A computed fold for a 72-nucleotide RNA from a Spirochaetaceae bacterium, annotated as transfer RNA. The prediction has a mean pLDDT of 81. It matches the Rfam family "tRNA". By type it is a transfer RNA.
[in-house]
């Protein structure tokens, strides 16, 4: 130096043009003599950074960073 794949919530990950969701975790209350299960509810995102294009971009095009992996 090439070439593929990844990057979305605390954590796994889904979503592939039309106001981002899931499970675990997290808060708060119920329930229990406590814990633990378990039930109601609520917070939580500049979707890795810049640009395009579209009325509209996580989602499509560049272009850059970071990681894995192959080849050299």
């Nucleotide at each position: 130096g090439c070439g593929a794949g990844a990057g979305u919530a605390g954590c796994u990950c889904a979503g592939g043009g039309g106001u981002a969701g899931a499970g675990c975790g997290c808060c708060a209350c119920c329930u229990u003599g406590c814990c633990a299960a378990g039930g109601u509810g609520g917070a939580u995102g500049u979707c890795g950074c810049g640009g395009g294009u579209u009325c509209a971009a996580a989602u499509c095009c560049c272009g850059u960073c970071u990681c894995u992996c192959g080849c050299u």